[in-house]
RNA sequence: UGGGCUGGCCGGGCGACCGCGUCGUACUCCUUCGGGGUGCGCCGAGGAAGGUCCGGGCUCCACAGGGCAAGGUGGUGGCUAACGGCCACCCGGGGCGACCCGCGGGACAGUGCCACAGAAAACAGACCGCCUCACCGGCUCCGGCCGGUGCGGUAAGGGUGAAACGGUGGUGCAAGAGACCACCAGUACGCCGGGCGACCGGCGUAGCUAGGCAAACCCCACCUGGAGCAAGGUCAAGAAGCUGCGCGCCUCCGGGCACGUGGCGCGUGUGCGUUCGAGGGCGGCCCGCCCGAGCACACGGGUGGACCGCUGGAGGCGGCCGGCAACGGUCGUCGUAGAUGGAUGGUCGCCCCCUCCGGCUCCGGCCGGCGGGACAGAACCCGGCCUACAGGCCAGCCCAUCCG
RNA sequence: GCCGGUGUAGCUCAGUUGGUAGAGCGUUCGCCUUGUAAGCGAAAUGUCGCGGGUUCGACUCCUGUCACCGGCUCCA
Repeated sequence: UGGGCUGGCCGGGCGACCGCGUCGUACUCCUUCGGGGUGCGCCGAGGAAGGUCCGGGCUCCACAGGGCAAGGUGGUGGCUAACGGCCACCCGGGGCGACCCGCGGGACAGUGCCACAGAAAACAGACCGCCUCACCGGCUCCGGCCGGUGCGGUAAGGGUGAAACGGUGGUGCAAGAGACCACCAGUACGCCGGGCGACCGGCGUAGCUAGGCAAACCCCACCUGGAGCAAGGUCAAGAAGCUGCGCGCCUCCGGGCACGUGGCGCGUGUGCGUUCGAGGGCGGCCCGCCCGAGCACACGGGUGGACCGCUGGAGGCGGCCGGCAACGGUCGUCGUAGAUGGAUGGUCGCCCCCUCCGGCUCCGGCCGGCGGGACAGAACCCGGCCUACAGGCCAGCCCAUCCG
Repeated sequence: GCCGGUGUAGCUCAGUUGGUAGAGCGUUCGCCUUGUAAGCGAAAUGUCGCGGGUUCGACUCCUGUCACCGGCUCCA
């Protein structure tokens, strides 16, 4: 100098004017004492607020369990409130390297699948080929040779396929073959050594060799109640009903109707049910247990308001200590978004960054002009993952080349 | 905001132990008819929403993402 890898950070700044929302305050209006309006002041989105893919807090229901199913996770050790997350390491794969990728338990517990092609696709398999033997035919220099048929042997060679039951060399054989031998690869077992462990290294023995798929069923180990802030709670209002009291009217003396006032409260129909128990709960089913007088469906009616939950929490930043790290401990410090048809925006000026055009140049740049500045947007709150993103900054490391 | 579902030919939909994806309607061409319709015969039709992975092989299995649809207040 060029190319690359990894980690972290920012993601426009200042000012003026106008506008929006929460809160505070002053004035004012309506007045159902809770709202409306105006002025002033403070504050007002993110690294992903997003997708809603995991995990937790919180809230309600339940807390009596047992069996069987269901779902999830999947190398080891640690971190954490928890996790499918993170850190470190192991193993396998890729890269010259920095480094990256892996849903990474089990296929000698069992079941299943492996299309097409191919002879054969999973306690293998003879299509061609090679070989012995028997028979037939032909030739013969009588040693045999060639061709055909048949019973067999053979997995070294050909060919098919994603995949064909270790590799190379030799011995051996009729031809062959781990049949045997040497080396290599791999597996299992035993012993020794290292490591918390996954695992690694060494030595020996054995059989000579064991296909793939579990993101197929399954087996093993571990984990898992259901719902979700439209959870849930308080108050108000209203609705076709019921009812107490008062008074009035009618009466066939059973009662009915109307008004006022108070209380409780949606209504109607059908079906099932109240110890012969509907229905609900113990996440699904069965058993068992508990609660239990209402439940299910359909058709309508009313209200769709206020407040709490609501934002200070596993919180951010900095120092020190422990740890390789994730993270933990301690001290100090900071700290005002809470909307509910849903606020956080717009215009202008200057500056910043980028692209293009023009001019000047002492070739380092400078000046002027047009245009552009992303992805996206809180809604109960956190920890992660994943996805989107104009442009820019910082640090460490690797490779190549040049110079000293 | 929360919960659930769907995506396959122009349209409506099938598609199971993973093995080269179909049906009906429609379209086009031909026959029939004086002509049209109906009828008969034939043909064309696909990034299986998109990306990645597992596998020899994916509409199917796993994962990420995009689009669309449905349900959820209180009196309860």